Transfer RNA from Latimeria menadoensis, 71 nucleotides, folded computationally. The coordinates come from a structure-prediction model, not an experiment, and the mean pLDDT is 82. Its Rfam family is "tRNA". Its family is annotated with triplet codon-amino acid adaptor activity in the Gene Ontology. By type it is a transfer RNA.
RNA sequence: AAGAAAAUGGCAGAGUGGUGAUGCGGCUGUCUUGAAAUUAGCUGAUGGGGGUUCGAUUCCCUCUUUUCUCG
Numbered sequence: 001a002a003g004a005a006a007a008u009g010g011c012a013g014a015g016u017g018g019u020g021a022u023g024c025g026g027c028u029g030u031c032u033u034g035a036a037a038u039u040a041g042c043u044g045a046u047g048g049g050g051g052u053u054c055g056a057u058u059c060c061c062u063c064u065u066u067u068c069u070c071g
Stems, first nucleotide, its partner, number of pairs: 002069006010024003018054001025043005047063005
């Protein structure tokens, strides 16, 4: 210098246009003399901006950040 990919809760991670799974976590309860484990419930997310669409995590543009390939 060129090309490609990715960005989703605190972390990992799925989701090919119709209200975002799951696991680990956090909080409260159960159990226990007390903890751990178990178990029930709750909590909490689409990188920024713009466009298309009745409707966008998904499609398009741009910015930022990260990764890979080549040199």